[in-house]
RNA sequence: GGUCCCUUCGUCUAUCGGUUAGGACAUAAGGUUUUCAUCCUUAAAAGAGGGGUUCGAUUCCCCUAGGGACCGCCA
Numbered sequence: 001g002g003u004c005c006c007u008u009c010g011u012c013u014a015u016c017g018g019u020u021a022g023g024a025c026a027u028a029a030g031g032u033u034u035u036c037a038u039c040c041u042u043a044a045a046a047g048a049g050g051g052g053u054u055c056g057a058u059u060c061c062c063c064u065a066g067g068g069a070c071c072g073c074c075a
Stems, first nucleotide, its partner, number of pairs: 001071007010025004018055001027043005048064005
């Protein structure tokens, strides 16, 4: 340098064009319990940045950034 892949709540991870973007763990509040733990309920919390296509984009396309895999060039 080339090709390909990945980037979503604090973490892990669903969602292959129309979801109030879901779940688990963690966190906070409440309940249960003599207390703690367990368990139950509730809450807050996310689409890397920019552009395009589309009635509509996390999803498709392009560029950029970061990470990864393979291949190549120079020495």
Notes:
The RNA shown here (transfer RNA) has 75 nucleotides and comes from an uncultured Pelagibacteraceae bacterium. Rfam family: tRNA. It is annotated as a transfer RNA. The prediction has a mean pLDDT of 82.